Transfer RNA from a Candidatus Komeilibacteria bacterium, 84 nucleotides, folded computationally.
RNA sequence: GCCCAGGUGGUGGAACUGCUAUACACACAAGACUUAAAAUCUUGCGGCCGCAAGGCCUUGCGGGUUGGACUCCCGCCCUGGGCA
Numbered sequence: 001g002c003c004c005a006g007g008u009g010g011u012g013g014a015a016c017u018g019c020u021a022u023a024c025a026c027a028c029a030a031g032a033c034u035u036a037a038a039a040u041c042u043u044g045c046g047g048c049c050g051c052a053a054g055g056c057c058u059u060g061c062g063g064g065u066u067g068g069a070c071u072c073c074c075g076c077c078c079u080g081g082g083c084a
Base pairs, nucleotide, nucleotide: 001083002082003081004080005079006078007077010026011025012024019067028044029043030042031041032040046057047056048055049054060076061075062074063073064072
């Protein structure tokens, strides 16, 4: 230099003939249980604004196509693998 695969909450990881992003698990927090803890059970858990109701933003970064993009197209960055 060329080719292939990938980048999604704190972590792993789902969601694709384009149509409700973050299912599920782990971690974490609060509560129950316990003499206390562990285990187990219940609830909560992306960010910002707001007293609340709610609103806005968010799939590596920047553009494009589209009524609508994690998904398709282009450029770039990063990770892994292959070729030279």

It matches the Rfam family "tRNA". Rfam describes the family as follows. Transfer RNA (tRNA) molecules are approximately 80 nucleotides in length. The source organism's lineage runs through Bacteria, Bacteria candidate phyla and Candidatus Komeiliibacteriota.